RNA sequence: GGUUCGUUGGUCCAGUGGUACGGACGCCCGCCUGUCACGUGGGAGAUCACGGGUUCGAAUCCCGUACGAACCG
Repeated sequence: GGUUCGUUGGUCCAGUGGUACGGACGCCCGCCUGUCACGUGGGAGAUCACGGGUUCGAAUCCCGUACGAACCG
RNA backbone atom coordinates (compact mmCIF):
# COMPACT_ATOMS: atom_id res chain seq x y z
P G A 1 -0.52 3.78 3.56
O5' G A 1 -0.80 2.83 2.30
C5' G A 1 -0.68 3.36 1.00
C4' G A 1 -0.67 2.25 0.00
C3' G A 1 -1.92 1.36 0.00
O3' G A 1 -2.99 1.93 -0.74
C1' G A 1 0.00 0.00 0.00
P G A 2 -4.51 1.65 -0.30
O5' G A 2 -4.74 0.12 -0.76
C5' G A 2 -4.72 -0.21 -2.14
C4' G A 2 -4.94 -1.70 -2.31
C3' G A 2 -6.17 -2.27 -1.62
O3' G A 2 -7.35 -2.08 -2.37
C1' G A 2 -4.29 -3.62 -1.13
P U A 3 -8.76 -1.92 -1.66
O5' U A 3 -9.09 -3.38 -1.12
C5' U A 3 -9.29 -4.45 -2.04
C4' U A 3 -9.46 -5.76 -1.30
C3' U A 3 -10.50 -5.77 -0.20
O3' U A 3 -11.82 -5.92 -0.69
C1' U A 3 -8.53 -6.78 0.59
P U A 4 -13.02 -5.27 0.11
O5' U A 4 -13.15 -6.18 1.41
C5' U A 4 -13.50 -7.55 1.28
C4' U A 4 -13.31 -8.27 2.59
C3' U A 4 -14.06 -7.70 3.79
O3' U A 4 -15.43 -8.05 3.81
C1' U A 4 -11.83 -8.18 4.42
P C A 5 -16.47 -7.11 4.52
O5' C A 5 -16.18 -7.29 6.09
C5' C A 5 -16.38 -8.54 6.71
C4' C A 5 -15.83 -8.55 8.11
C3' C A 5 -16.35 -7.47 9.04
O3' C A 5 -17.64 -7.77 9.57
C1' C A 5 -14.01 -7.60 9.26
P G A 6 -18.64 -6.54 9.93
O5' G A 6 -18.00 -5.91 11.25
C5' G A 6 -17.93 -6.67 12.45
C4' G A 6 -17.03 -6.02 13.46
C3' G A 6 -17.47 -4.66 13.98
O3' G A 6 -18.45 -4.78 14.99
C1' G A 6 -15.16 -4.61 13.48
P U A 7 -19.54 -3.60 15.18
O5' U A 7 -18.70 -2.41 15.85
C5' U A 7 -18.05 -2.62 17.09
C4' U A 7 -17.38 -1.34 17.58
C3' U A 7 -18.34 -0.17 17.79
O3' U A 7 -17.95 0.59 18.93
C1' U A 7 -16.68 0.41 16.22
P U A 8 -18.73 0.36 20.30
O5' U A 8 -20.26 0.55 19.92
C5' U A 8 -20.79 1.84 19.64
C4' U A 8 -22.26 1.89 19.96
C3' U A 8 -22.64 1.54 21.38
O3' U A 8 -22.48 2.65 22.25
C1' U A 8 -24.05 0.37 19.90
P G A 9 -21.52 2.50 23.51
O5' G A 9 -22.54 2.60 24.74
C5' G A 9 -22.07 2.71 26.07
C4' G A 9 -22.91 3.73 26.80
C3' G A 9 -22.60 3.85 28.27
O3' G A 9 -22.58 5.22 28.64
C1' G A 9 -24.89 3.36 27.97
P G A 10 -21.15 5.97 28.64
O5' G A 10 -20.39 5.11 29.76
C5' G A 10 -19.08 5.53 30.17
C4' G A 10 -18.45 4.49 31.06
C3' G A 10 -18.30 3.12 30.41
O3' G A 10 -17.13 3.03 29.63
C1' G A 10 -19.25 2.89 32.56
P U A 11 -17.12 2.06 28.29
O5' U A 11 -17.11 0.60 28.91
C5' U A 11 -15.97 0.11 29.60
C4' U A 11 -16.19 -1.33 30.02
C3' U A 11 -16.62 -2.27 28.92
O3' U A 11 -15.53 -2.74 28.13
C1' U A 11 -18.00 -2.59 30.80
P C A 12 -15.77 -3.12 26.59
O5' C A 12 -16.64 -4.45 26.66
C5' C A 12 -16.10 -5.63 27.25
C4' C A 12 -17.13 -6.73 27.30
C3' C A 12 -17.83 -7.04 26.00
O3' C A 12 -17.06 -7.85 25.13
C1' C A 12 -19.42 -6.93 27.74
P C A 13 -17.44 -7.91 23.55
O5' C A 13 -19.01 -8.23 23.63
C5' C A 13 -19.65 -8.78 22.54
C4' C A 13 -21.03 -9.26 22.99
C3' C A 13 -22.14 -9.11 21.97
O3' C A 13 -22.12 -10.14 21.00
C1' C A 13 -22.92 -8.37 24.08
P A A 14 -22.60 -9.75 19.52
O5' A A 14 -24.18 -9.54 19.67
C5' A A 14 -25.01 -10.62 19.99
C4' A A 14 -26.45 -10.21 20.17
C3' A A 14 -27.17 -9.60 18.98
O3' A A 14 -27.49 -10.54 17.98
C1' A A 14 -27.81 -8.51 20.97
P G A 15 -27.48 -10.09 16.46
O5' G A 15 -28.57 -8.93 16.33
C5' G A 15 -29.95 -9.24 16.49
C4' G A 15 -30.76 -7.98 16.61
C3' G A 15 -30.76 -7.07 15.38
O3' G A 15 -31.73 -7.49 14.43
C1' G A 15 -30.39 -5.78 17.33
P U A 16 -31.29 -8.08 13.02
O5' U A 16 -30.64 -6.84 12.25
C5' U A 16 -31.50 -5.82 11.71
C4' U A 16 -31.11 -5.52 10.27
C3' U A 16 -31.33 -6.72 9.32
O3' U A 16 -31.70 -6.25 8.03
C1' U A 16 -29.04 -6.11 9.34
P G A 17 -33.21 -6.28 7.66
O5' G A 17 -33.66 -4.82 8.05
C5' G A 17 -33.22 -3.69 7.35
C4' G A 17 -33.82 -2.46 7.98
C3' G A 17 -35.35 -2.57 8.12
O3' G A 17 -35.72 -1.83 9.28
C1' G A 17 -34.82 -0.72 6.77
P G A 18 -36.68 -2.60 10.36
O5' G A 18 -37.75 -1.51 10.70
C5' G A 18 -37.35 -0.28 11.33
C4' G A 18 -38.57 0.55 11.71
C3' G A 18 -39.70 -0.25 12.34
O3' G A 18 -40.36 0.56 13.30
C1' G A 18 -40.46 0.76 10.33
P U A 19 -39.95 0.40 14.84
O5' U A 19 -40.64 1.67 15.53
C5' U A 19 -40.45 2.97 14.92
C4' U A 19 -41.52 3.93 15.45
C3' U A 19 -41.44 4.20 16.96
O3' U A 19 -41.85 5.53 17.21
C1' U A 19 -43.53 3.23 16.45
P A A 20 -41.04 6.47 18.21
O5' A A 20 -40.73 5.60 19.48
C5' A A 20 -39.41 5.26 19.86
C4' A A 20 -39.43 4.59 21.22
C3' A A 20 -38.29 3.61 21.47
O3' A A 20 -37.14 4.29 21.93
C1' A A 20 -40.36 2.62 22.08
P C A 21 -35.75 4.18 21.16
O5' C A 21 -35.08 2.82 21.64
C5' C A 21 -35.50 1.55 21.14
C4' C A 21 -34.34 0.60 21.05
C3' C A 21 -33.58 0.35 22.35
O3' C A 21 -34.23 -0.61 23.14
C1' C A 21 -32.03 0.73 20.57
P G A 22 -34.80 -0.20 24.59
O5' G A 22 -34.73 -1.57 25.41
C5' G A 22 -35.65 -2.62 25.15
C4' G A 22 -34.97 -3.96 25.08
C3' G A 22 -34.08 -4.31 26.27
O3' G A 22 -34.82 -4.74 27.41
C1' G A 22 -32.95 -4.82 24.28
P G A 23 -34.19 -4.58 28.87
O5' G A 23 -33.09 -5.74 28.95
C5' G A 23 -33.48 -7.10 28.85
C4' G A 23 -32.27 -7.99 28.77
C3' G A 23 -31.31 -7.90 29.95
O3' G A 23 -31.76 -8.61 31.08
C1' G A 23 -30.09 -7.93 27.91
P A A 24 -31.31 -8.09 32.54
O5' A A 24 -29.80 -8.57 32.69
C5' A A 24 -29.48 -9.95 32.65
C4' A A 24 -27.97 -10.14 32.62
C3' A A 24 -27.19 -9.39 33.69
O3' A A 24 -27.20 -10.06 34.94
C1' A A 24 -26.16 -9.04 31.59
P C A 25 -27.28 -9.19 36.28
O5' C A 25 -25.85 -8.52 36.39
C5' C A 25 -24.70 -9.32 36.59
C4' C A 25 -23.43 -8.53 36.36
C3' C A 25 -23.25 -7.28 37.19
O3' C A 25 -22.81 -7.54 38.53
C1' C A 25 -22.69 -6.80 34.95
P G A 26 -23.37 -6.62 39.69
O5' G A 26 -22.78 -5.16 39.36
C5' G A 26 -21.40 -4.91 39.44
C4' G A 26 -21.05 -3.55 38.90
C3' G A 26 -21.72 -2.37 39.58
O3' G A 26 -21.08 -2.00 40.81
C1' G A 26 -21.87 -2.11 37.25
P C A 27 -21.97 -1.43 42.00
O5' C A 27 -22.53 -0.04 41.46
C5' C A 27 -21.66 1.04 41.17
C4' C A 27 -22.44 2.25 40.71
C3' C A 27 -23.58 2.68 41.59
O3' C A 27 -23.15 3.45 42.71
C1' C A 27 -24.31 2.64 39.36
P C A 28 -23.94 3.30 44.12
O5' C A 28 -25.32 4.06 43.91
C5' C A 28 -25.33 5.45 43.64
C4' C A 28 -26.75 5.93 43.40
C3' C A 28 -27.76 5.48 44.43
O3' C A 28 -27.73 6.27 45.62
C1' C A 28 -28.64 5.13 42.27
P C A 29 -28.18 5.62 47.01
O5' C A 29 -29.76 5.47 46.87
C5' C A 29 -30.57 6.60 46.68
C4' C A 29 -32.03 6.20 46.57
C3' C A 29 -32.53 5.24 47.62
O3' C A 29 -32.80 5.87 48.86
C1' C A 29 -33.28 4.54 45.49
P G A 30 -33.00 4.96 50.18
O5' G A 30 -34.46 4.33 49.94
C5' G A 30 -34.81 3.12 50.53
C4' G A 30 -36.08 2.57 49.90
C3' G A 30 -36.55 1.24 50.47
O3' G A 30 -37.35 1.44 51.63
C1' G A 30 -36.49 1.10 48.11
P C A 31 -37.06 0.56 52.94
O5' C A 31 -37.60 -0.87 52.52
C5' C A 31 -38.96 -1.05 52.16
C4' C A 31 -39.19 -2.45 51.63
C3' C A 31 -38.66 -3.56 52.50
O3' C A 31 -39.52 -3.88 53.57
C1' C A 31 -38.05 -3.96 50.24
P C A 32 -38.91 -4.26 54.98
O5' C A 32 -38.15 -5.64 54.71
C5' C A 32 -38.87 -6.81 54.32
C4' C A 32 -37.93 -7.92 53.91
C3' C A 32 -36.88 -8.29 54.94
O3' C A 32 -37.38 -9.17 55.91
C1' C A 32 -35.86 -8.04 52.82
P U A 33 -37.24 -8.83 57.50
O5' U A 33 -35.68 -9.04 57.75
C5' U A 33 -35.10 -10.33 57.63
C4' U A 33 -33.59 -10.25 57.82
C3' U A 33 -33.13 -9.48 59.04
O3' U A 33 -33.17 -10.28 60.22
C1' U A 33 -31.86 -8.82 57.14
P G A 34 -33.77 -9.62 61.60
O5' G A 34 -32.77 -8.39 61.85
C5' G A 34 -33.13 -7.34 62.74
C4' G A 34 -31.89 -6.67 63.27
C3' G A 34 -30.85 -6.30 62.21
O3' G A 34 -31.13 -5.04 61.61
C1' G A 34 -29.81 -7.42 64.02
P U A 35 -30.94 -4.88 60.00
O5' U A 35 -29.37 -4.83 59.84
C5' U A 35 -28.63 -3.70 60.28
C4' U A 35 -27.16 -3.88 60.01
C3' U A 35 -26.80 -4.24 58.58
O3' U A 35 -26.77 -3.11 57.72
C1' U A 35 -25.63 -5.62 60.07
P C A 36 -27.21 -3.32 56.16
O5' C A 36 -26.02 -4.17 55.55
C5' C A 36 -24.71 -3.62 55.40
C4' C A 36 -23.70 -4.67 55.02
C3' C A 36 -23.97 -5.43 53.74
O3' C A 36 -23.61 -4.70 52.57
C1' C A 36 -23.34 -6.94 55.43
P A A 37 -24.48 -4.93 51.23
O5' A A 37 -24.22 -6.46 50.85
C5' A A 37 -22.94 -6.88 50.39
C4' A A 37 -22.86 -8.40 50.33
C3' A A 37 -23.84 -9.08 49.39
O3' A A 37 -23.40 -9.07 48.04
C1' A A 37 -23.89 -10.16 51.47
P C A 38 -24.52 -8.88 46.86
O5' C A 38 -25.44 -10.18 46.97
C5' C A 38 -24.90 -11.46 46.73
C4' C A 38 -25.92 -12.53 47.10
C3' C A 38 -27.26 -12.45 46.41
O3' C A 38 -27.22 -12.98 45.09
C1' C A 38 -27.61 -12.80 48.69
P G A 39 -28.08 -12.28 43.93
O5' G A 39 -29.59 -12.42 44.42
C5' G A 39 -30.20 -13.70 44.52
C4' G A 39 -31.54 -13.60 45.20
C3' G A 39 -32.54 -12.66 44.56
O3' G A 39 -33.22 -13.27 43.47
C1' G A 39 -32.46 -12.25 46.87
P U A 40 -33.56 -12.39 42.15
O5' U A 40 -34.69 -11.39 42.68
C5' U A 40 -35.93 -11.89 43.16
C4' U A 40 -36.74 -10.77 43.80
C3' U A 40 -36.95 -9.54 42.94
O3' U A 40 -38.00 -9.69 42.00
C1' U A 40 -36.27 -8.88 45.10
P G A 41 -37.99 -8.85 40.65
O5' G A 41 -38.50 -7.41 41.08
C5' G A 41 -39.84 -7.24 41.48
C4' G A 41 -40.10 -5.82 41.90
C3' G A 41 -39.69 -4.73 40.92
O3' G A 41 -40.60 -4.55 39.85
C1' G A 41 -38.99 -4.15 43.08
P G A 42 -40.06 -4.04 38.47
O5' G A 42 -39.58 -2.53 38.73
C5' G A 42 -40.54 -1.52 38.91
C4' G A 42 -39.93 -0.25 39.46
C3' G A 42 -39.00 0.53 38.54
O3' G A 42 -39.68 1.30 37.57
C1' G A 42 -38.03 0.40 40.68
P G A 43 -38.99 1.66 36.21
O5' G A 43 -37.86 2.70 36.60
C5' G A 43 -38.21 3.96 37.16
C4' G A 43 -36.98 4.74 37.57
C3' G A 43 -36.00 5.05 36.46
O3' G A 43 -36.40 6.16 35.69
C1' G A 43 -34.82 4.27 38.35
P A A 44 -35.89 6.29 34.17
O5' A A 44 -34.40 6.87 34.32
C5' A A 44 -34.20 8.14 34.92
C4' A A 44 -32.73 8.38 35.18
C3' A A 44 -31.84 8.28 33.95
O3' A A 44 -31.80 9.49 33.20
C1' A A 44 -30.89 7.02 35.70
P G A 45 -31.76 9.43 31.62
O5' G A 45 -30.34 8.79 31.29
C5' G A 45 -29.14 9.50 31.63
C4' G A 45 -27.95 8.59 31.50
C3' G A 45 -27.78 7.95 30.13
O3' G A 45 -27.14 8.82 29.21
C1' G A 45 -27.53 6.33 31.81
P A A 46 -27.85 9.16 27.79
O5' A A 46 -27.28 8.09 26.75
C5' A A 46 -25.88 8.00 26.54
C4' A A 46 -25.56 7.08 25.39
C3' A A 46 -26.18 7.47 24.04
O3' A A 46 -25.37 8.42 23.38
C1' A A 46 -26.27 5.11 24.41
P U A 47 -26.01 9.91 23.00
O5' U A 47 -26.49 9.72 21.49
C5' U A 47 -27.54 8.85 21.18
C4' U A 47 -28.32 9.33 20.00
C3' U A 47 -27.53 9.52 18.72
O3' U A 47 -27.33 8.30 18.04
C1' U A 47 -28.90 11.40 19.08
P C A 48 -26.33 8.35 16.78
O5' C A 48 -25.50 7.00 16.98
C5' C A 48 -24.62 6.84 18.09
C4' C A 48 -24.12 5.42 18.15
C3' C A 48 -23.69 4.85 16.82
O3' C A 48 -22.60 3.97 17.00
C1' C A 48 -25.49 3.58 17.67
P A A 49 -21.51 3.83 15.82
O5' A A 49 -20.53 5.03 16.11
C5' A A 49 -20.04 5.30 17.42
C4' A A 49 -18.86 6.21 17.36
C3' A A 49 -19.02 7.39 16.42
O3' A A 49 -19.65 8.50 17.02
C1' A A 49 -16.99 6.28 15.95
P C A 50 -20.80 9.32 16.21
O5' C A 50 -19.95 10.23 15.21
C5' C A 50 -19.02 11.18 15.70
C4' C A 50 -18.23 11.78 14.56
C3' C A 50 -19.04 12.26 13.37
O3' C A 50 -19.65 13.53 13.59
C1' C A 50 -17.23 11.00 12.61
P G A 51 -21.05 13.88 12.86
O5' G A 51 -20.65 14.07 11.33
C5' G A 51 -19.78 15.13 10.95
C4' G A 51 -19.45 15.06 9.48
C3' G A 51 -20.62 14.93 8.53
O3' G A 51 -21.31 16.15 8.31
C1' G A 51 -18.93 13.43 7.90
P G A 52 -22.84 16.10 7.84
O5' G A 52 -22.78 15.33 6.45
C5' G A 52 -22.94 16.03 5.25
C4' G A 52 -22.56 15.19 4.06
C3' G A 52 -23.70 14.48 3.35
O3' G A 52 -24.50 15.36 2.56
C1' G A 52 -21.92 12.97 3.58
P G A 53 -26.10 15.11 2.49
O5' G A 53 -26.26 13.81 1.56
C5' G A 53 -25.76 13.81 0.25
C4' G A 53 -25.74 12.42 -0.33
C3' G A 53 -27.09 11.73 -0.46
O3' G A 53 -27.81 12.18 -1.59
C1' G A 53 -25.50 10.22 0.42
P U A 54 -29.42 12.13 -1.55
O5' U A 54 -29.76 10.57 -1.61
C5' U A 54 -29.43 9.78 -2.73
C4' U A 54 -29.87 8.35 -2.52
C3' U A 54 -31.31 8.16 -2.10
O3' U A 54 -32.19 8.20 -3.22
C1' U A 54 -29.91 6.83 -0.74
P U A 55 -33.52 9.10 -3.14
O5' U A 55 -34.42 8.32 -2.08
C5' U A 55 -34.84 7.00 -2.33
C4' U A 55 -35.44 6.40 -1.08
C3' U A 55 -36.50 7.23 -0.38
O3' U A 55 -37.78 7.15 -1.01
C1' U A 55 -34.99 6.37 1.23
P C A 56 -38.65 8.51 -1.25
O5' C A 56 -39.13 8.88 0.23
C5' C A 56 -39.78 10.12 0.47
C4' C A 56 -40.40 10.10 1.86
C3' C A 56 -39.49 9.63 2.96
O3' C A 56 -38.64 10.67 3.43
C1' C A 56 -41.51 8.48 3.13
P G A 57 -37.07 10.34 3.68
O5' G A 57 -37.11 9.33 4.92
C5' G A 57 -37.58 9.79 6.20
C4' G A 57 -37.73 8.61 7.15
C3' G A 57 -36.49 7.80 7.41
O3' G A 57 -35.65 8.40 8.39
C1' G A 57 -38.29 6.35 6.97
P A A 58 -34.06 8.29 8.16
O5' A A 58 -33.71 6.75 8.39
C5' A A 58 -33.99 6.09 9.61
C4' A A 58 -32.85 5.19 10.02
C3' A A 58 -31.55 5.91 10.35
O3' A A 58 -30.82 5.15 11.30
C1' A A 58 -31.21 4.50 8.52
P A A 59 -30.99 5.47 12.82
O5' A A 59 -29.83 4.63 13.55
C5' A A 59 -28.46 5.04 13.42
C4' A A 59 -27.54 3.86 13.57
C3' A A 59 -27.52 2.92 12.36
O3' A A 59 -26.60 3.34 11.39
C1' A A 59 -27.80 1.68 14.37
P U A 60 -26.97 3.23 9.79
O5' U A 60 -27.28 1.67 9.57
C5' U A 60 -26.27 0.69 9.77
C4' U A 60 -26.84 -0.70 9.64
C3' U A 60 -27.37 -1.03 8.25
O3' U A 60 -27.07 -2.37 7.92
C1' U A 60 -29.12 -1.22 9.84
P C A 61 -25.84 -2.67 6.93
O5' C A 61 -26.31 -2.02 5.55
C5' C A 61 -27.06 -2.79 4.59
C4' C A 61 -27.24 -2.00 3.30
C3' C A 61 -26.04 -1.18 2.86
O3' C A 61 -25.09 -1.99 2.15
C1' C A 61 -27.96 0.16 2.76
P C A 62 -23.53 -1.64 2.22
O5' C A 62 -23.41 -0.35 1.29
C5' C A 62 -23.66 -0.41 -0.10
C4' C A 62 -23.44 0.93 -0.75
C3' C A 62 -22.12 1.62 -0.42
O3' C A 62 -21.04 1.14 -1.20
C1' C A 62 -23.89 3.17 -0.18
P C A 63 -19.55 1.14 -0.60
O5' C A 63 -19.15 2.68 -0.64
C5' C A 63 -19.00 3.35 -1.88
C4' C A 63 -18.67 4.81 -1.66
C3' C A 63 -17.51 5.12 -0.74
O3' C A 63 -16.24 4.95 -1.36
C1' C A 63 -19.32 6.53 -0.20
P G A 64 -14.99 4.50 -0.46
O5' G A 64 -14.62 5.80 0.36
C5' G A 64 -14.19 6.96 -0.32
C4' G A 64 -14.17 8.16 0.60
C3' G A 64 -13.29 8.02 1.84
O3' G A 64 -11.92 8.25 1.57
C1' G A 64 -15.39 8.93 2.44
P U A 65 -10.81 7.49 2.44
O5' U A 65 -10.91 8.20 3.86
C5' U A 65 -10.59 9.57 4.01
C4' U A 65 -10.90 10.06 5.41
C3' U A 65 -10.25 9.28 6.53
O3' U A 65 -8.89 9.63 6.74
C1' U A 65 -12.52 9.68 7.05
P A A 66 -7.88 8.53 7.33
O5' A A 66 -8.33 8.43 8.86
C5' A A 66 -8.23 9.56 9.72
C4' A A 66 -8.78 9.23 11.09
C3' A A 66 -8.23 7.95 11.72
O3' A A 66 -6.97 8.15 12.32
C1' A A 66 -10.58 8.00 11.97
P C A 67 -5.90 6.95 12.28
O5' C A 67 -6.45 5.93 13.38
C5' C A 67 -6.57 6.33 14.74
C4' C A 67 -7.39 5.33 15.51
C3' C A 67 -6.95 3.88 15.40
O3' C A 67 -5.83 3.56 16.19
C1' C A 67 -9.28 4.01 15.17
P G A 68 -4.80 2.44 15.67
O5' G A 68 -5.60 1.08 15.91
C5' G A 68 -5.95 0.68 17.21
C4' G A 68 -6.84 -0.54 17.22
C3' G A 68 -6.33 -1.74 16.45
O3' G A 68 -5.34 -2.48 17.17
C1' G A 68 -8.60 -1.42 15.94
P A A 69 -4.26 -3.33 16.36
O5' A A 69 -5.07 -4.58 15.78
C5' A A 69 -5.66 -5.51 16.66
C4' A A 69 -6.49 -6.54 15.90
C3' A A 69 -5.77 -7.27 14.79
O3' A A 69 -4.95 -8.33 15.28
C1' A A 69 -7.88 -6.56 14.02
P A A 70 -3.67 -8.80 14.38
O5' A A 70 -4.32 -9.65 13.20
C5' A A 70 -5.05 -10.83 13.49
C4' A A 70 -5.73 -11.37 12.25
C3' A A 70 -4.83 -11.58 11.04
O3' A A 70 -4.10 -12.79 11.10
C1' A A 70 -6.78 -10.45 10.37
P C A 71 -2.63 -12.88 10.40
O5' C A 71 -2.92 -12.91 8.85
C5' C A 71 -3.62 -14.00 8.25
C4' C A 71 -4.10 -13.66 6.87
C3' C A 71 -3.00 -13.28 5.86
O3' C A 71 -2.32 -14.41 5.33
C1' C A 71 -4.78 -11.75 5.70
P C A 72 -0.80 -14.26 4.81
O5' C A 72 -0.92 -13.36 3.52
C5' C A 72 -1.58 -13.85 2.35
C4' C A 72 -1.65 -12.78 1.27
C3' C A 72 -0.32 -12.17 0.87
O3' C A 72 0.42 -12.98 -0.01
C1' C A 72 -1.92 -10.45 1.16
P G A 73 2.04 -12.97 0.03
O5' G A 73 2.41 -11.52 -0.54
C5' G A 73 2.12 -11.21 -1.90
C4' G A 73 2.38 -9.74 -2.17
C3' G A 73 3.77 -9.24 -1.84
O3' G A 73 4.73 -9.55 -2.84
C1' G A 73 2.16 -7.72 -1.02
Molecule: transfer RNA
Organism: Alphaproteobacteria bacterium